[in-house]
RNA sequence: GGGCGGUUAGCUCAGCUGGUUAGAGCGCACGGUUUACAUCCGUGAGGUCAUAGGUUCAAUCCCUUUACCGCCCA
Numbered sequence: 001g002g003g004c005g006g007u008u009a010g011c012u013c014a015g016c017u018g019g020u021u022a023g024a025g026c027g028c029a030c031g032g033u034u035u036a037c038a039u040c041c042g043u044g045a046g047g048u049c050a051u052a053g054g055u056u057c058a059a060u061c062c063c064u065u066u067a068c069c070g071c072c073c074a
Stems, first nucleotide, its partner, number of pairs: 001073007010026004019057001028044005050066001052064003
């Protein structure tokens, strides 16, 4: 330098070919249970869907740019 993949909650990841409120597990806070802790049950908080543009009635999803991470080729 060229090619490919990835970037979504604190962490690990879903999200089918664009459609009505963005989710799960773990973690965290609170409550219940316990003498207490753990387990278990319930409730809740937490997101600029990496960045900036574009297409569209509508974008996490499509197109382009930039950044970062990984792999391959030279």